Overview:
The prediction has a mean pLDDT of 81. A computed fold for a 74-nucleotide RNA from a Candidatus Magasanikiibacteriota bacterium, annotated as transfer RNA. It matches the Rfam family "tRNA". RNAcentral holds the sequence, with entries from ENA.
[in-house]
RNA sequence: GAGCUUAUAGCUCAGUUGGUUAGAGCGCUACAUUGACAUUGUAGAGGUCAGAAGUUCGAAUCUUCUUAGGCUCA
Numbered sequence: 001g002a003g004c005u006u007a008u009a010g011c012u013c014a015g016u017u018g019g020u021u022a023g024a025g026c027g028c029u030a031c032a033u034u035g036a037c038a039u040u041g042u043a044g045a046g047g048u049c050a051g052a053a054g055u056u057c058g059a060a061u062c063u064u065c066u067u068a069g070g071c072u073c074a
Stems, first nucleotide, its partner, number of pairs: 001073007010026004019057001028044005050066005
């Protein structure tokens, strides 16, 4: 330098052909339960869907560029 691939909550990940509120598990907080802890149950908080632009009535999803990580080739 060229190609491929990944980026979604604190962590690990899902998200189907673009479609009307962005989700799960673990973790965190509160309450209940206990003599206390743990477990369990209920509720809650937590997200510029890596960044920017474009297409579209509508984008995490499609297109282009950029950034970072990984792999291959030179």